[in-house]
RNA sequence: GUAGUACAUUGGGCGAUCGCUGGUCCUUCGGGGCGAGAGGAAAGUCCGGGCAACAUAGGACGAUGGCAGUUGCUAACGGCAACCGGGGGUGACCCUAGGGAAAGUGCCACAGAAACGAUACCGCCCUGUCGCAAGAUAGGGUAAGGGUGAAAGGAGUGAGGUAAGAGCUCACAGUCUACUAUGGUGACACAGUAGAGAGGUAAACCCUGCCUGUUGCAAGGAGAUUCGCAUAAAGAGCUGUCCGCUCGCGGGUCGAUAACCGCUAGAUCUAUGAGGCAACUUAUAGAGUAGAUAGAUGGUCGCACACGACAGAACCCGGCUUAUAGAUGUACUACUUAU
Repeated sequence: GUAGUACAUUGGGCGAUCGCUGGUCCUUCGGGGCGAGAGGAAAGUCCGGGCAACAUAGGACGAUGGCAGUUGCUAACGGCAACCGGGGGUGACCCUAGGGAAAGUGCCACAGAAACGAUACCGCCCUGUCGCAAGAUAGGGUAAGGGUGAAAGGAGUGAGGUAAGAGCUCACAGUCUACUAUGGUGACACAGUAGAGAGGUAAACCCUGCCUGUUGCAAGGAGAUUCGCAUAAAGAGCUGUCCGCUCGCGGGUCGAUAACCGCUAGAUCUAUGAGGCAACUUAUAGAGUAGAUAGAUGGUCGCACACGACAGAACCCGGCUUAUAGAUGUACUACUUAU
C1' cells in the first nucleotide's frame, strides 16, 4: 500500500422566532416567569421477569407446550460468556436445531434386479444340453468389479483362501462401546486393555432429563337502586382429575368512564476503583433524566457542511430478531513493496 477479520462510537450542529405536553413558582385570576420533553432500535410482540386479578397460586397425578455438549453469569430466560466436540477459511476468525437410531414402531421419492427379516441386471465361476469351435441356453454359486441412486448392507490396504468370491481367515491401520491410568471442576483429550460389526432419518412417532397455572395496565382499584331464583344443598370460581380453599346466583336501570389512582426512583443511569479470560459482580461519588389519553416532543427563517439513514414512547425491566444513508476509532490477519 492492497485485501480482509473482530469490536466499539456517532447517526445531525449552531442561532432566532411561533407553537404543543407535563413540572414548579408568582399572580391584580386576564396571565406571566423558570426549567424538562423519544430510540439504538421507541419496531416485531418472539422469549424471560416485575406488577395486578383469580386463594397466599397451594399439594398429588396427568395433559399440553418448550428446552437439550460442559462450566459459569443472571431476578429469570429459549438469553449471555468462556470452553469442548464437529465443519469451513492460508490466516485474523466464522458457522453449529450438539441427549438417545446399541429399547420399540414408522418412513427412505425418482432411478434401480434389490431400499434394510436384503437383493443376482451386467460381470465372474461351476454343472447339464446343443455346437468342430466361437458361443447359445437351463440350473446353481458369488456382493470382489460395473451400472442405478442422496444412500446398496456399510472396516481400508495387503496376504492367505476359493471353482469364482466374500472379515471367510490373518497382519497392519482405522471406527464404535466398556474399563483402566494420566491431565482437566467438567464436556473432553491422550495412552493402554478387552469386546463388537451396528445404513440413514428423532426439523417422524417415541424414550430420557429439566422447565411449564390462566389472563394482561382497556390488568386492576369505589358504588346506588330494583326484579327473579335459592335457604343449604345445588351451583359458580381456582382447575383437566382428586384433595383443599373461596363465594349466594342471575338480570334491568343509573353512575363510575377515557375524570382520578395505577404512571414512571428503577434488577435506574454516569464516572472511577477492585475482583474475574469473559459474561458479570461489587465499593465509592454524582445525576434526577418524557408520562400523553385522540394522544405533546413540531413549524418557519438564517449560517456552515458530509445535504442528514432506519424510524415515533403508551405499565416497567432484561434479552432475541428485524430495519438502518453516512462518518469515526481500536485491535488483529494475509499478501506485496521499501528500509

Bacterial RNase P class A from Saccharimonadaceae bacterium (SeqCode), 339 nucleotides, folded computationally.
Of the family's consensus pairs, 97% are formed in the model.
Its Rfam family is "Bacterial RNase P class A". Rfam's curators write: Ribonuclease P (RNase P) is a ubiquitous endoribonuclease, found in archaea, bacteria and eukarya as well as chloroplasts and mitochondria.
The coordinates come from a structure-prediction model, not an experiment, and the mean pLDDT is 75.
It is recorded under the gene name rnpB.
The organism belongs to Saccharimonadaceae (SeqCode), within Bacteria.
The sequence is in RNAcentral, with records from ENA.